[in-house]
RNA sequence: GCCAGCAUAGCUCAGCGGUAGAGCACCUCAUUCGUAAUGAGCAGGUCCUCGGUUCAAAUCCGAGCGCUGGCU
Numbered sequence: 001g002c003c004a005g006c007a008u009a010g011c012u013c014a015g016c017g018g019u020a021g022a023g024c025a026c027c028u029c030a031u032u033c034g035u036a037a038u039g040a041g042c043a044g045g046u047c048c049u050c051g052g053u054u055c056a057a058a059u060c061c062g063a064g065c066g067c068u069g070g071c072u
Base pairs, nucleotide, nucleotide: 001071002070003069004068005067006066010024011023012022013021018055027041028040029039030038048064049063050062051061052060
């Protein structure tokens, strides 16, 4: 330099055009003599950035930054 992939909650990930979710973690409550475990609930998101398409974009298209892999 060229090609491909990835980017979503604190972490690991799902979501493939129509209200952003799960598990774990945090917090609260229940249970217990107490702790752990277990059960219930709450909270937590500018969906990497900018632009385009669309009635509507996390999702489709383009560019940029970053990370990973391959080729040279």
Molecule: transfer RNA
Organism: Lentisphaeria bacterium